[in-house]
Predicted 3D model of a 75-nucleotide RNA (c-di-GMP-I riboswitch aptamer) from a soil metagenome. Of the family's consensus pairs, 100% are formed in the model.
RNA sequence: GCAAACCCGUCGAAAGACGGUGACGCAGAGCUACGGGGCUACCGCGGGACCUCCGCAAGGCCAGCCGGGCCGCCA
Repeated sequence: GCAAACCCGUCGAAAGACGGUGACGCAGAGCUACGGGGCUACCGCGGGACCUCCGCAAGGCCAGCCGGGCCGCCA
């Protein structure tokens, strides 16, 4: 310096994001979805079948999961 979780509000189908609060932690817990991995499944497809059910599946999401790229700090 940053700011987890809980709680509150907004957006979202959700994952989650943003803001407020608050600090679990982090020597880059800065930015980036390029690679790996993980999360969600609205729409879609299938399930004897309408489904509040089950399965598949990212165009969604996570960088405070790992690696890479860019920028930065200390010695």